[in-house]
RNA sequence: GCGCCUGUAGCUCAACGGAUAGAGCGCCGGUCUUCGAAACCGUAGGUUGCAGGUUCGAGCCCUGCCAGGCGCG
Numbered sequence: 001g002c003g004c005c006u007g008u009a010g011c012u013c014a015a016c017g018g019a020u021a022g023a024g025c026g027c028c029g030g031u032c033u034u035c036g037a038a039a040c041c042g043u044a045g046g047u048u049g050c051a052g053g054u055u056c057g058a059g060c061c062c063u064g065c066c067a068g069g070c071g072c073g
Base pairs, nucleotide, nucleotide: 001072002071003070004069005068006067007066010025011024012023013022018056028042029041030040031039049065050064051063052062053061
C1' cells in the first nucleotide's frame, strides 16, 4: 500500500429499513439481615466511532475518513 471483518450503555452482546434502540453482568437505591454476602424488587445510564448521502423513515443501505483485528504484498 491492497483486501476482508469489527465498532451500539461501564463490560459482553442483541435489534426484517418501521412503535419510545433492548438483554445479561456491573453501578446506585430498596426489601431481607445484628452487619455484610446471597436472593428478590426497582432506578439511572446511549450523539449506535466521525462526517456526508439515499429514503416518507437509517443502528441496518451507499461514500469518505478514524480506530482495532486478520490476511496479502

A computed fold for a 73-nucleotide RNA from an Anaerolineae bacterium, annotated as transfer RNA. The prediction has a mean pLDDT of 80. It matches the Rfam family "tRNA". The RNAcentral record of the sequence draws on ENA.